RNA sequence: AAGUGUAAAGGGCAUACCCGUCGAAAGGCGGCGACGCAAAGCUUCUGGUCUUCGGGCUCCUCACGGGGUCAAAGAUAGCAGGGUUACCACA
Numbered sequence: 001a002a003g004u005g006u007a008a009a010g011g012g013c014a015u016a017c018c019c020g021u022c023g024a025a026a027g028g029c030g031g032c033g034a035c036g037c038a039a040a041g042c043u044u045c046u047g048g049u050c051u052u053c054g055g056g057c058u059c060c061u062c063a064c065g066g067g068g069u070c071a072a073a074g075a076u077a078g079c080a081g082g083g084u085u086a087c088c089a090c091a
Stems, first nucleotide, its partner, number of pairs: 003090003012037002018031005035078001041084003045081003048076003055070006
C1' cells in the first nucleotide's frame, strides 16, 4: 500500500410516520424520529424505476372544457453498476 469489515474505540449518516416549507407531480429542504447503512460521502457516466406542468398523438364536445396515450429536459446516489475521495481496526 492493495485488500478485508469478525471484534473494538471514538464517532458518522438517518427509513417510515408526523409538522413546516418549495414543487404541477415524482420529490427536495428544515424539524422531529430511527428502519437500516462500512462509504446510506460526492458524482446522473450506464442501466432501471418514479413523475407528467408544458409538449406530441388521439377520442368526446358547436365551443369552453374533459378523457386516453406517448415521452424527460424533472426525480431517485437509501435501485444497481461505473467514477472519485475518506475515518478506525485488521492485515
Molecule: c-di-GMP-I riboswitch aptamer
Organism: Gammaproteobacteria bacterium